[in-house]
Context: one part of a larger RNA
């Protein structure tokens, strides 16, 4: 100069940003992932309606509306949010390939959507269990599950030509033959479903080059290295497996050790460089410690599953039941890091034809001078150069000082009063024009957490606001007392043993200023 800072001593305001750097420790509590009844089979609850008793209150019966707990399905939960343990590596930057690949939802274009079947949760009996769960039987749906048919430009074998490339080969036309397919709902417009080509998004894998210390680490290496087949993957590939060679790597630094997320970028220099990696952005690993898979378009899955281990907590001792590195909060740890706040109004996501529902993403407030910038503490005038305070060469003079005191003005800011946004036009409802309830355009109408918030008007009144460090030299800034190598300063040099401009007070002075200072770190 800088800083995710602390610590002292002090603090009026705003506006914008930051905020566990430590123990990837261990967590009470609540809240962070749903949604859809326009897939389905129903009806525990709410509320309405009939209907039956009753004079009424009411009771009861009915899924007949609204809606809908629990289940079946579908999408979604691989995103969004956290953290940096691992990781010196195709992680990560960069540039390049894929003739070695995938891709839900979206978009475009094409063909098709036939007929059928046998279950199962739920419901309803019984049972077992202390609990979390669990058995058995009967019944029952579907866009859930399987058969059947149909089919090519998809796959597969076999074949023919033609172009073309980067080696293995690709691509286009074409012939035969064999394999696969769907699912409905509907306000009757459409909303799906299948299948295949292309796009688009996002992933996968290869590859060159660039990324730490340490040689007081010099030899490592057996699926190692390569080859032939083989199985596996979406795909290459020892990825994995039989076999069969003996290779691969290394001072241009293999291998071992320690340390480390990488980079836009940030600081810090004129640059070159050296330093770092908080916020924000992109990438990567990780989710109580290790391991596996399943589901699926994606996972080898933070708030899924199973196993094994620590560890907490429940039990009726047989057994369960849990992962805050998600936001808030606790404890511990630490110089040290915030509220168990508001709201989905906006922007985004998810699911829904949609009304809408979820959303600690997000947007907001609340605490902290943590920064950074802004702004105030008044301004003009005012000399008996007042009093008081210091200091002197002392009836008196110099400083403090235009400083105050007085006169005159402002009212920023602060207090009170009085108005008050924008942020929101969309979806949606009314409606008008192209016109096909299909899709644009245009009226009009609803909808604000933050908000009575910003911000404007107005009243009174200098009123409600300065401190912290230095003053010996590097370094702007000196004098007097006190102490006497004592007490004590100190970044270095050094100061103090009786006139200390360097300790301790005071008066003056300088330098910054809501800050000053110190300490730790980096240029």
């Nucleotide at each position: 100069g800088a800083u995710u800072a602390a610590c002292g001593c002090u603090a009026g305001c705003g506006g914008c940003a930051g905020g566990c750097c430590u123990a990837a420790u261990a967590c009470a509590u609540g809240c962070a992932a749903g949604u859809c009844g326009a897939a389905c089979g129903g009806c525990a609850g709410c509320g309405g309606g009939u209907g039956u008793a009753g004079c009424a209150a009411u009771a009861c019966a009915u899924g007949c509306c609204g809606g809908c707990g629990a289940g079946u399905g579908g999408c979604g939960c691989a995103c969004g949010g956290g953290u940096g343990c691992g990781u010196a590596a195709c992680g990560c930057g960069u540039a390049u390939g894929c003739a070695a690949u995938c891709u839900a939802c979206c978009u475009a274009u094409a063909a098709c959507u036939g007929g059928g079947g046998a279950a199962u949760a739920g419901c309803c009996u019984u049972c077992c269990g202390a609990a979390a769960g669990g058995a058995a039987g009967a019944u029952u749906a579907a866009c859930a599950c399987c058969g059947c048919a149909u089919a090519a430009c998809a796959u597969c074998a076999c074949g023919a030509a033609a172009c073309g490339g980067c080696a293995u080969c690709g691509u286009u036309u074409u012939g035969u033959g064999a394999u696969c397919a769907a699912a409905a709902c509907u306000c009757a417009g459409g909303u799906g479903g299948u299948u295949a080509u292309a796009g688009a998004u996002g992933a996968g894998c290869a590859u060159g080059c660039g990324u730490g210390a340490c040689a007081u680490u010099a030899g490592c290496u057996a699926g190692u290295u390569g080859g032939u087949g083989a199985g596996g993957u979406a795909a290459c590939g020892g990825c994995u497996c039989a076999c069969c060679a003996a290779g691969g790597c290394g001072a241009c630094g293999a291998u071992g050790u320690c340390u480390a997320g990488g980079g836009g970028g940030u600081c810090u220099g004129a640059g070159a460089g050296g330093a770092u990696g908080a916020u924000c952005c992109c990438c990567c690993a990780c989710a109580c410690u290790g391991g596996u898979a399943c589901u699926g378009a994606g996972a080898c899955a933070c708030g899924g599953a199973c196993c094994a281990g620590a560890c907490u907590c429940c039990u009726a001792c047989g057994g369960g039941a849990g992962g805050c590195a998600g936001c808030a909060g606790u404890a511990a740890g630490g110089a040290a890091u915030a509220u168990u706040g508001g709201a989905c109004a906006a922007u985004g996501g998810c699911c829904g034809c949609a009304a809408g529902g979820c959303u600690g993403a997000u947007c907001c407030a609340g605490c902290c001078a943590u920064g950074c910038c802004g702004c105030g503490u008044g301004a003009a005038g005012g000399a008996u150069g007042a009093a008081g305070g210091u200091g002197c060469u002392a009836u008196g003079c110099a400083u403090u000082g235009u400083a105050a005191a007085c006169u005159u003005c402002u009212u920023u800011u602060g207090u009170c009063c009085c108005g008050g946004a924008a942020u929101a036009a969309a979806c949606c409802c009314c409606u008008g024009a192209u016109u096909u309830c299909u899709a644009u355009c245009g009226g009009g109408g609803c909808u604000g957490a933050a908000u009575g918030u910003a911000c404007g008007g107005g009243a009174a009144g200098a009123a409600u606001a300065a401190g912290g460090g230095a003053c010996g030299g590097c370094u702007a800034a000196c004098u007097u007392c006190g102490u006497g190598c004592c007490a004590g300063c100190a970044g270095c040099c050094g100061c103090g043993g009786u006139a200390a401009u360097a300790c301790g007070a005071a008066g003056g002075u300088c330098c910054c200023a809501a800050g000053c200072g110190u300490u730790a770190u980096c240029c």